[in-house]
C1' cells in the first nucleotide's frame, strides 16, 4: 500500500500478501576463491586415545653412562711346550667399588592443579546492569618500605623384611632425608588491652604517644679463597612489616518476565542484649527478651527463564532475542558434605549416599567426554578419532627446556557472507528445428551457423615468499651489545611466469488479481492447485505438458521463527448512541487532579561542569589484503547513572493573607419524594332475604361451564380484599429503581430572594458500605379480582399455543433473603466556553389601572446555525470545542460457557478462560425484489350472466411403457390438433439387410485416355450395384498432300488437396421467436445534493386508456416508449362502366337483342370527427359531465405496429457460424420395416346424450376464396362414393357452388327411442408404381358407451358470446386441426371487500440465483 463481507456504497473489523533477518532445515541444482559458522533436539549414554603438569639448582634412595679401582668367568694375541698342556693377558661379560662425573625419576617436599577449555540444567536472587558504599574485608605469585634470618628435637614415604587379597589395595616390623613437621630464643614493624592528644559529618576510623602482653625463619646454587671446616662475593629463596598493582568477598539505591482463577505471608519470623563463628558486617548460628515484619506501587503462590555489551526488525517510539566475539554468573552422573589450600566447597580432588556401566576368583573393587576428537541414541538438523607447539598465551623451572586438542593451522558442509568465471566484437539469406497461426504471417533472432580476437579462473610445467620481534647454541666482549650458525605445522600453500584451447563451467522459480511476466495442447468438480481471493463440471492465461516471457542467480524454491506494513494494545498514536465497548444508581476510603495574591525552599524541572558510561560492534574518516566481504586505526556517539554548581516561570513543600469554587444561617415557593398511622367512595365477587321463570354465558362459530335443588336479571342489607375513575398534562418530585384517592405525625432533596458568615472545606473515586422494577425463596398473615402450573372445551395435519370456561401457587401485609432486567436517553460524573426560535413547570423583578408585556434564574420538550459524525443524526439539556477522574472494548462463534474462587436456603449471581473452528461476523445508508404492510389505480381479475372443459364414445398431440427402431426437439403459465400448410413408397433424420469410398453434391492440382464419353441389348440381383459389351460421338487452335495428324477443351478413368454428417454443444452464437405486455413504463447530457453507492429530473396536486395533459417544484431539456402518421370496415362525393347493375323487347328456361349508368356495385381519389359548438363542474387549467348538430363523438370498430429489459426461455433438425467428434464411415446409394405399436395418465378437439330435437318432403337468403400436371357444366349410367362425357373457363364472364342454420308442412311422443352413432361383417369407389402393416369415401347390416358429468377448471362484454353453413392453404389422396368468409344473433356488469396479474407513491426488511 494491496487483496477480501456487499447487488453497489461508505464505515468499523479481523484475516492474507508485498519487505528485511536467520547457528537453519527440506527440494531440484552445483565451476572458483576468501572470510567467517557448524548439537538450537536427549545437563542422554558413551569404547578409544589425548586435554596438567613440572621442579635433581629442596631431600633421601634407585637406575643407567662415563671415570676409578677390585677380584671373577670367557679368552683376542704372544711365548713356552713333552703337543697332552702352561704362562701372557688386548678386549668382551657378569658383580661390587671411586667421583667437586652426566642424565633419567617411583617417593618426600615446593610450586601449579581455583587458570586455561566446555556447557546453560538450576537460578526471578544483589544472578546480572548501572551508579555507589565498606569508619566492616582478604590476598600466593608481582612491585615496593624497614628489618631479620639464631639455636635444638622428635618422626616419616620411598627402601628392606614378614604377611593378606583374584585384584584395587593394606597391615605389621626396621632403618633413614629436606626448603617436611615440631620446640626455645630474638622482635624494626605488626597484632591485642588499657590510657592521653589530633583530625573528621560521624559511633567503632585514621595519625601521634605511653604502660602492659602475644607471634618468626631454610636453605639451595654460580664464582673466588681455603687442604678442609669454612670465609667472601652474586643468583634464586625463606621470615616478619610498610605502601602499591591486580584479583576478590560485603553492602546499597535504581532497572529489566507472565499469573489475582495465588490475597493474605511470615517463629528465627522482625529488632534487641550477649555469646559463638567469619577474612569480614550480620540471625549467619545460639540462648534470653519484645511482638513485630511484608503486602493491592502486589507481599505469599504457580509457571516460565541464565543476566548483559549486543543482535534483527522497525522512519522513530518499540517490538522480539541473548548462537559465534567480549564481561559476569551457576553447574561438572544425581544428591549431601567438608578437606587441603592465598584462592575451592574444587569438570579430568576426597568422602558419604543414590541410579547406571564395567571387572571380579562373588569375598570385594573400578567409572564419570557439559574438554578435543569419535561413538550410540534422540533428531527435519550441525564437522576429523587431522598436523603443530613455528607464532600468540599459560604452568614449572635460574635455565636450557618440558607441558599445554588453550591457540596456530589443515579437512568436511553453497550454512552464511563477499568477488570472480561460464566468453567478447561482427553476422539477415531474419538458415533449419520448435511454438503459434486470420495460412498472409509472427516468435524463438543476432540467438545459432560463420569470420576475427581474448585467456581471468581451471589444467599442466617452473619460480616461490613474509608471518622470526624473538629463542637458542658458537665466538668476542665487564656490561650493554656484536659477529656467525640453528629454529615454520601451515606449504612447495599465497604470488610471480609459461604453455594450450571458447575450450571444462547454469541452474532454479514464477508467468488469473494482489505481482514483472501468455499462448496451444491434454484433462473434464476428475487428476490436481492454493498465501488470501479463489480455480477445475469440453473451448481453463489458475491443474499437467510444451513453446514463449518475466525474476534472480551458483544459487534458486519451500518450510519453520522473528520485526515490520499492524494507528489490529494507539507513550508518540485509537475508541465507547446504533459498529467491540458507561459500571443499574448513590454514598464514600486510598489514589489522582485542583481557585486568587504574597514569602520561603529547591524534591520534580531546565543549563553548565566533573566522574562513570571496559574492549569488539553499530556509524564516521583514513589505511592494509589485486576489489569486496574480512581486518588495522584514529574519531564520534553510548540518548543513562552518579557527584556538585546555578537558575526559581511551572508542579509539589512550608507560612501567611484573599473569596469568586464549596458551603451555613434568614425568608419564601413549588411537588404522585420516602416512612407510619387514620379514613371515605365507586366497582367486581360473596353471603341473606325478596320479585320473577328459563335460560345465562361465551366465541370467528362452538363446545366445556352455570341454571327448575330456581341461575341470569332486579331490590334490599351485609361480608371481604384489593386497586385508585374524572383531574391528568412531551406535567411534578427522587440518584436511580421508582412514585397517583383523602386527612394526620415524622423526615429527606431542590429552587428563587436577600444580607451576613466560614475560608478552597473542593471534583472524581479502585476497593468498601448502602439502595436496587418484575419474578423467585423462607416464617406467619391475609385472599375480592387477575392468574404461572393444571384441568376440560375448541381450533388445527398436529397444537404440549393463540380462543373459551374454571384454577392453584403468585400478586396483597409483616419480617427475613435474592440483587437481576431492551436496570434504555442503549449517552459516567464535574467545570468552562461556543448563534438563536419557540412551547411549557417553579420563582423573582422592572412597566402597566386590568389584561399583559419584558428581564432574569431554574426545570423540562421541539426545531435550527457553526461545529462534529460512516451515515443516521446530535447540535447551550452536545455526540460541539477543551481539562480532570473512574468504568470498559480490541474479528465471529465457542461463551458469559468450563474449571476454580466468593455470595447465596436454593434458585442463581458474579469473577471468568481455552481447546477447535470460520474468512468473515458487524454498522449505516443505495438500488430493486419481497410482505398473509398502507394509501392510490387498471384488467373478462372478481363479481352478474352465457357457452363450454373435466364424465361417455371417437380423432388428435404428450408422458409412461414396448420394441430391431417405435427419429428428433418443445415441458408451469410461454410444452402437449406444438416444430408438422398434412409420416401408405418418397419425406425420414430411426431400425434391419445389401451395397459404394475423391465419393449423391463442389473447387483446383498432377498424370492417362479415340474406338474415348455415351451406350441398346444380355448376366447376376429385391433394388442399389456390378459384369460384358454391338454400335459410336461433340467444340476450338495449329499443319494438311484434306486422308488425316498434333495440341486443349468436356467427359471418362487413376491419385492427390479436399467433400460430405438432421453427428455433439442454444450454457460458445448470430438470426428469427415466445413470454412479462400494448403493461405505461425505460434512459440520457448539462445543473443542483450527497464522502460514496445514488438521488433529483421521473416525486408532488389533479387528469388520462397512457410519464396523456395542466398546475407546482432545483431543475432544464432530450431520447426510445405512449398516441398520431399506415392498413380493413362503417357516411357522403367526384371518376370509372364490362364480364357488373338496371330499363325495353323475344323465349317455358338457359338466354338472345337493343338503350342506359340513376341505384347497387367495383376501384382510384376526395371529405367528414377536432371536445369544434352550448350549458354545468374544475380557483384558473388540463379535463369530466350534459345536449345539440351528425353516418359516426369524445381512441367511431378492428388490424398492423411490441421501449429498456427479464427467463444461460426456444431453436446448431430451417439457415448461418466458433469448437469437438466421424472419414471404406457418425458419409452416399437401395428394398423392406418403423414413426401408426397399447395394462395405464393427461392436454387439446369432434360427436351426442335429445322434442328449442330426429327423420322425411317443401322452399329462400351470402361473403369470401381456389382453378392450366387445373376447377370441370350440360347430358347419360350407377342407391351411392363415382363412372362416362365432354362445352365453356388463364376467369367481376367458365366452373368449384345446392350454402345451412333459418321458414313450411307431415311424423316421431320421452324410450337407450326414429336419440346417439362407436365398433364389426360384407360388398364396393377413387387416387396412386403400391392402400398387408397403414389411406378417404360409399353401400347393405351390425347398432356400444353416453339419458348434462365429482373435486376442480376454461372463454367470452356486442354484430361479441352462442349456434350455422361456405372456402382456402398443404395435397396424387388422405382434417373433427389451421387459417380465412358470412348467416342468425343473446345475457349481464351493483361494484372493487376478495382470488389473480400489472402500474405509481410509501413503509419494514437478517432476502441480492
Nucleotide at each position: 500500500g494491496a487483496g477480501u463481507u456487499u447487488g453497489a456504497u461508505c464505515c468499523u473489523g479481523g484475516c492474507u500478501c508485498a519487505g528485511a533477518a536467520c547457528g537453519a532445515a527440506c527440494g531440484c541444482u552445483g565451476g572458483c576463491g576468501g572470510u567467517g559458522c557448524g548439537c538450537c533436539u536427549a545437563a542422554c549414554a558413551c569404547a578409544u586415545g589425548c586435554a596438567a603438569g613440572u621442579c635433581g639448582a629442596a631431600c633421601g634412595g634407585g637406575g643407567u653412562g662415563c671415570u676409578u679401582g677390585a677380584a671373577g668367568c670367557u679368552g683376542a694375541u704372544c711365548g713356552c711346550u713333552u703337543c697332552g698342556g702352561c704362562g701372557u693377558g688386548a678386549a668382551g661379560c657378569a658383580u661390587c667399588u671411586u667421583g667437586u662425573u652426566a642424565c633419567c625419576u617411583a617417593g618426600u617436599g615446593g610450586c601449579g592443579a581455583a587458570c586455561g577449555g566446555g556447557u546453560g540444567a538450576g537460578u526471578a536472587a544483589c544472578a546480572c546492569g548501572u551508579a555507589g558504599g565498606c569508619a566492616a574485608c582478604c590476598a600466593a605469585c608481582c612491585c615496593u618500605u624497614a628489618g631479620g634470618a639464631u639455636u635444638g628435637g622428635g618422626a616419616u614415604a620411598c627402601u628392606c623384611c614378614c604377611g593378606a587379597g583374584a585384584a584395587a589395595u593394606c597391615g605389621g616390623g626396621a632403618a633413614c632425608a629436606a626448603u617436611a613437621c615440631c620446640g626455645g630464643a630474638u622482635a624494626u614493624g605488626a597484632c591485642c588491652c588499657c590510657g592521653g592528644g589530633g583530625u573528621g559529618a560521624a559511633a567503632u576510623g585514621c595519625c601521634c604517644u605511653g604502660a602492659g602482653g602475644u607471634a618468626a625463619a631454610a636453605g639451595c646454587u654460580g664464582c673466588g679463597a681455603g687442604c678442609a671446616a669454612u670465609c667472601g662475593u652474586g643468583g634464586c629463596g625463606c621470615c616478619u612489616u610498610u605502601g602499591g598493582a591486580u584479583g576478590g568477598g560485603c553492602c546499597u539505591g535504581c532497572g529489566g518476565c507472565c499469573u489475582a482463577u495465588c490475597a493474605g505471608c511470615u517463629a528465627g519470623u522482625u529488632g534487641g542484649u550477649g555469646a559463638g563463628g567469619u577474612a569480614a558486617c550480620g540471625g549467619c548460628u545460639c540462648a534470653c527478651c519484645a511482638a513485630g515484619g511484608c503486602a493491592g506501587a502486589g507481599a505469599c503462590g504457580g509457571g516460565u527463564a541464565g543476566c548483559c555489551g549486543g543482535a534483527c526488525u522497525g522512519a522513530g517510539a518499540g517490538g522480539u532475542u541473548g548462537a559465534u566475539c567480549g564481561g559476569c554468573c551457576a553447574c561438572a552422573c544425581u544428591g549431601g558434605a567438608a578437606c587441603u589450600g592465598a584462592g575451592a566447597c574444587a569438570c579430568g580432588g576426597u568422602c558419604c549416599a543414590g541410579a547406571c556401566u564395567c571387572c571380579u576368583a562373588c569375598g570385594g573393587g573400578a567409572g564419570g567426554c557439559a574438554g578435543c576428537a569419535g561413538u550410540g541414541a534422540g533428531g527435519a538438523a550441525u564437522u576429523u578419532u587431522g598436523c603443530g607447539c613455528a607464532a600468540u598465551g599459560g604452568g614449572c623451572g635460574a635455565a636450557a627446556g618440558c607441558c599445554u586438542g588453550a591457540c596456530g593451522c589443515a579437512g568436511c558442509g553453497a550454512c552464511a557472507c563477499c568477488g570472480c568465471g561460464u566468453g567478447g566484437g561482427g553476422g539477415a539469406a531474419g538458415a533449419a528445428g520448435g511454438c503459434u497461426c486470420u495460412c498472409g504471417g509472427g516468435u524463438u533472432g543476432u540467438a545459432a551457423a560463420c569470420c576475427c580476437c581474448u585467456u581471468u579462473c581451471g589444467u599442466g610445467a617452473g619460480g616461490g615468499a613474509a608471518a622470526a620481534a624473538g629463542u637458542c647454541c658458537c665466538g668476542g666482549g665487564c656490561a650493554a651489545c656484536c659477529g656467525g650458525g640453528a629454529u615454520g605445522a601451515u606449504g612447495g600453500u599465497a604470488c610471480c611466469u609459461c604453455a594450450g584451447g571458447a575450450a571444462g563451467a547454469a541452474g532454479c522459480c514464477a508467468c488469473g488479481g494482489c505481482u514483472a511476466a501468455c499462448u496451444c495442447u491434454g484433462u473434464g468438480c476428475c487428476a490436481g492447485c492454493a498465501g488470501c481471493c479463489g480455480c477445475g463440471g469440453u473451448a481453463a492465461g489458475a491443474c499437467a505438458g510444451a513453446g514463449g516471457u518475466g525474476g534472480c542467480a551458483a544459487g534458486c524454491g519451500u518450510u519453520g521463527u522473528u520485526c515490520g506494513g499492524a494507528u489490529u494494545u494507539a507513550c508518540u498514536g485509537g475508541g465507547c448512541u446504533u459498529a467491540a465497548a458507561g459500571g443499574g444508581c448513590g454514598u464514600g476510603u486510598a489514589g489522582g487532579c485542583g481557585u486568587c495574591c504574597u514569602g520561603a525552599u529547591a524534591a520534580g524541572u531546565c543549563a553548565g561542569a566533573u566522574g562513570u558510561g571496559g574492549a569488539a560492534g553499530c556509524c564516521u574518516c583514513a589505511g592494509g589484503c589485486u576489489u569486496a566481504a574480512c581486518c588495522u586505526g584514529a574519531g564520534a556517539a553510548u540518548u543513562g547513572c552518579a557527584u556538585u554548581u546555578g537558575a526559581a516561570a511551572c508542579u509539589g513543600u512550608c507560612a501567611g493573607g484573599a473569596u469568586u469554587g464549596a458551603g451555613u444561617c434568614g425568608u419564601g415557593c413549588a411537588a404522585g419524594g420516602g416512612a407510619g398511622g387514620g379514613c371515605a367512595g365507586a366497582a367486581u365477587u360473596c353471603c341473606u332475604g325478596g320479585u320473577g321463570g328459563a335460560g345465562c354465558g361465551g366465541u370467528g362459530a362452538a363446545a366445556u361451564g352455570c341454571g327448575u335443588a330456581g341461575a341470569u336479571a332486579u331490590c334490599a342489607g351485609g361480608a371481604g380484599g384489593a386497586a385508585g375513575g374524572c383531574c391528568g398534562g412531551u406535567g411534578g418530585c427522587g440518584a436511580a429503581g421508582g412514585c397517583g384517592g383523602c386527612c394526620c405525625u415524622c423526615u429527606a432533596g431542590g429552587c428563587a430572594c436577600u444580607g451576613a458568615c466560614u475560608g478552597a472545606c473542593g471534583c472524581u473515586g479502585a476497593g468498601g458500605c448502602g439502595c436496587g422494577a418484575a419474578a423467585g425463596c423462607g416464617u406467619g398473615g391475609g385472599g375480592a379480582g387477575c392468574a404461572a402450573a393444571c384441568a376440560g372445551g375448541a381450533u388445527u395435519a398436529g397444537a404440549u399455543a393463540c380462543c373459551c370456561u374454571g384454577g392453584u401457587a403468585g400478586u396483597c401485609c409483616a419480617c427475613g433473603c435474592c440483587c437481576u432486567a431492551a436496570a434504555c436517553g442503549g449517552u459516567g460524573g464535574g467545570u468552562a466556553c461556543u448563534a438563536g426560535g419557540u412551547g411549557u413547570g417553579g420563582g423573582u423583578g422592572g412597566c402597566g389601572a386590568u389584561a399583559g408585556u419584558c428581564a432574569u434564574c431554574u426545570g423540562u420538550g421541539c426545531c435550527g446555525c457553526a461545529g462534529g459524525g460512516a451515515a443516521a443524526c446530535c447540535a447551550u439539556u452536545a455526540a460541539g470545542u477543551a481539562c480532570c477522574c473512574c468504568g470498559c472494548c480490541u474479528g465471529g462463534g465457542g461463551a458469559g460457557u468450563a474449571c476454580g474462587g466468593u455470595c447465596g436456603c436454593a434458585a442463581g449471581a458474579u469473577u471468568a478462560a481455552a481447546a477447535c473452528u470460520c474468512a468473515a461476523a458487524g454498522g449505516a445508508a443505495u438500488u430493486g425484489a419481497c410482505g398473509g404492510g398502507g394509501g392510490c389505480c387498471c384488467g373478462c381479475a372478481c363479481a352478474a350472466g352465457c357457452g363450454g372443459u373435466g364424465g361417455a364414445g371417437c380423432a388428435u398431440g404428450u408422458g409412461g411403457u414396448u420394441u430391431a427402431a417405435u427419429u428428433c426437439g418443445a415441458c408451469g403459465c410461454u410444452a402437449c390438433g406444438c416444430g408438422a400448410a398434412a409420416a401408405a413408397c418418397c419425406u425420414u433424420a430411426c431400425c434391419u439387410g445389401g451395397g459404394c469410398u475423391u465419393g449423391a453434391c463442389a473447387u483446383g492440382c498432377u498424370a492417362g485416355u479415340a474406338g474415348u464419353a455415351g451406350g441398346g441389348a444380355c448376366c447376376c440381383g429385391a433394388a442399389a450395384g456390378g459384369g460384358c459389351g454391338a454400335c459410336g460421338a461433340u467444340c476450338c487452335g495449329g499443319c494438311u498432300u484434306c486422308g488425316g495428324u498434333u495440341g486443349g477443351a468436356a467427359g471418362c478413368u487413376a491419385g492427390c488437396a479436399c467433400a460430405g454428417g438432421u453427428g455433439c454443444u442454444g450454457c460458445a452464437u448470430g438470426g428469427c421467436u415466445g413470454u412479462c405486455g400494448u403493461c405505461a413504463g425505460c434512459u440520457c447530457g448539462u445543473g443542483c445534493c450527497g464522502u460514496g453507492a445514488g438521488g433529483u429530473g421521473u416525486u408532488g396536486g389533479g387528469u388520462u386508456a397512457a410519464g396523456u395533459c395542466c398546475c407546482g417544484c432545483a431543475a432544464c431539456g432530450a431520447g426510445c416508449g405512449c398516441a398520431a402518421c399506415c392498413c380493413c370496415c362503417a357516411u357522403u362525393c367526384u371518376c370509372u362502366g364490362u364480364u357488373g347493375c338496371u330499363c325495353c323487347g323475344g323465349g317455358u328456361a338457359a338466354c338472345c337483342g337493343g338503350g342506359g349508368c340513376u341505384c347497387u356495385c367495383u376501384g382510384a381519389g376526395a371529405a367528414a370527427a377536432c371536445u369544434g359548438c352550448c350549458g354545468g363542474c374544475g380557483a384558473a387549467g388540463a379535463g369530466c359531465u350534459g345536449g345539440a348538430g351528425g353516418a359516426a363523438g369524445g381512441u367511431g370498430g378492428g388490424g398492423a405496429u411490441g421501449a429498456c429489459g427479464u427467463c444461460a426461455a426456444g431453436u446448431c433438425c430451417u439457415c448461418a457460424u466458433g469448437g469437438c467428434c466421424c472419414u471404406u464411415a457418425u458419409g452416399c446409394c437401395c428394398a423392406g420395416g418403423g414413426c401408426u405399436a397399447c395394462a395405464c395418465a393427461c392436454g387439446u378437439g369432434c360427436u351426442a346424450c335429445a322434442a328449442u330435437g330426429g327423420u322425411a318432403g317443401a322452399u329462400a337468403c351470402a361473403a369470401a376464396g381456389g382453378g392450366a400436371a387445373g376447377c370441370c357444366a350440360a347430358c347419360c349410367c350407377g342407391c351411392g362414393a363415382g363412372g362416362a362425357g365432354g362445352a365453356g373457363c388463364c376467369a367481376a364472364u367458365c366452373c368449384c357452388c345446392c350454402a345451412a342454420a333459418a321458414u313450411c308442412u307431415a311424423u316421431c311422443u320421452c324410450a337407450g327411442u326414429u336419440g346417439g352413432g362407436a365398433u364389426c361383417g360384407g360388398a364396393g369407389u377413387c387416387u396412386g408404381c403400391a392402400a398387408c402393416u397403414c389411406g378417404a369415401c360409399u353401400c347393405c347390416g351390425u347398432g356400444a358407451a353416453c339419458c348434462u358429468g365429482g373435486a376442480a377448471u376454461c372463454g367470452c362484454u356486442a354484430g361479441u358470446a352462442a349456434u350455422c353453413g361456405c372456402g382456402a392453404a398443404u395435397c396424387a389422396g388422405a382434417a373433427u386441426g389451421u387459417c380465412g368468409c358470412g348467416g342468425u344473433g343473446a345475457a349481464u356488469a351493483c361494484g372493487u371487500u376478495c382470488c389473480c396479474g400489472g402500474g405509481c407513491c410509501u413503509u419494514g426488511c437478517a432476502c441480492a440465483c